[in-house]
Parts: sequence; structure tokens; C1' cells
RNA sequence: CAUCCGAGGGGCGCUGCGACUUUGAUGCUUCAAAGCCAGGCUCGGCAAUAGAACGGCGCUCGCUUUUC
Repeated sequence: CAUCCGAGGGGCGCUGCGACUUUGAUGCUUCAAAGCCAGGCUCGGCAAUAGAACGGCGCUCGCUUUUC
């Protein structure tokens, strides 16, 4: 550095950037279209389950605190 694993409380819906897949064009690298898509971020490591800061929009459930 990469892979894997875990945590950051859940569910449903909408849009869609990146990445990825397919196709086409182009020419050495890009572009376009379609599909998919809102843990892609942070913290951690044989028990990670503690704790933290975060994760578009809408609805909703759970947990905690405060007020009435």
C1' cells in the first nucleotide's frame, strides 16, 4: 500500500457524481450512451463489538437528553 474482517442504531423511497460493467467512436488515450449506484468516508484488527467525527434529499422506527 492492497485485500479481508468489524464498528460507527435501523427501514423505505427519490435523484445521481465517482468507480465498475456493456456498447460505440476515436486513437494510445480519451469521449459518448446505457446499466448499476448515497458507508465510495472515518476508526479499528484474532477479537476487533470501547470511544469519536462524519455520510444528498424526504418519510419513518429505535435509543439518549431537555422542556411542556

This is a predicted structure of a 68-nucleotide RNA (SAH (S-adenosyl-L-homocysteine) riboswitch aptamer). It matches the Rfam family "SAH (S-adenosyl-L-homocysteine) riboswitch aptamer". On this family, see Wang et al., Mol Cell 2008: "Riboswitches that sense S-adenosylhomocysteine and activate genes involved in coenzyme recycling". The sequence was found by an Rfam model in a public genome assembly.